[in-house]
RNA sequence: CGGGGUGUGGCCUAGCGGCUUAAGGCGCAUGCAUGGGGUGCAUGAGAUCGGAGGUUCGAAUCCUCUCACCCCGA
Numbered sequence: 001c002g003g004g005g006u007g008u009g010g011c012c013u014a015g016c017g018g019c020u021u022a023a024g025g026c027g028c029a030u031g032c033a034u035g036g037g038g039u040g041c042a043u044g045a046g047a048u049c050g051g052a053g054g055u056u057c058g059a060a061u062c063c064u065c066u067c068a069c070c071c072c073g074a
Stems, first nucleotide, its partner, number of pairs: 001073007010026004018057001028044006050066005
């Protein structure tokens, strides 16, 4: 320098243009059960989807540029 892949709450993963105000698990907070712990149950907080721009009535989801990481080639 060229090509490809990944990037979604603290962590892991789903979602592949509208039906969802971004879903689930773990974790976290509060309450209840217990003498306490563990554990179980209930409730709750937390991401607008790496960044910017574009297409569209409508984008996490398509297109362009860009950033980080990984792989291949030179």
This is a predicted structure of a 74-nucleotide RNA (transfer RNA) from a Patescibacteria group bacterium.
The source organism's lineage runs through Bacteria and Bacteria candidate phyla.
It was read from a public genome assembly.
Model confidence (mean pLDDT): 80 of 100.